RNA sequence: GCGCCGAUAAUCUAGUCCGGUUAGGAUCUCAGCCUUCCAAGCUGAUUACCCGAGUUCGAAUCUCGGUCGGCGCA
Numbered sequence: 001g002c003g004c005c006g007a008u009a010a011u012c013u014a015g016u017c018c019g020g021u022u023a024g025g026a027u028c029u030c031a032g033c034c035u036u037c038c039a040a041g042c043u044g045a046u047u048a049c050c051c052g053a054g055u056u057c058g059a060a061u062c063u064c065g066g067u068c069g070g071c072g073c074a
Stems, first nucleotide, its partner, number of pairs: 001073007010027004020057001029045005050066005
């Protein structure tokens, strides 16, 4: 330098192929219930689509550019 793959919450992850429900699940944290207390359990709450632009009524998803990471080739 070229090609391919990936980036979603404090952490892990589904969804992207085929655009449309309040972006789902688990952990953590906080509050409540339960308990003599703690743990466990139950209920509720907070936090996310790497950045910019485009297409569209509507983009995490499609297109283009960029950044970072991984693999391969040179």